[in-house]
């Protein structure tokens, strides 16, 4: 430099045009002599960034950024 892939909450991770599941972690409570386990509730302007298309974009298109792989 060229080609390909990935980017979603503190971490993992689903989604495939109709407004974002789940798990872990965190907070509160029940239970328990205490703790653990278990159960209930709860949690955050969360979709890398800037534009475009659309009534509507995490999702489609373009640029850029970061990381990974391949080639030179």
């Nucleotide at each position: 430099u060229g080609g390909g892939g990935u980017g979603u909450a503190g971490c993992c991770a689903a989604g495939c045009g109709g407004u974002a599941a789940g798990g872990c972690a965190g907070g509160g409570g029940a239970c328990u002599u205490u703790g653990a386990c278990u159960c209930c509730c709860u949690c955050a302007u969360g979709c890398g960034u800037g534009g475009g298309u659309u009534c509507g974009a995490a999702u489609c298109c373009c640029g850029c950024c970061a990381c990974c792989c391949c080639a030179g």
Molecule: transfer RNA
Organism: Solobacterium sp.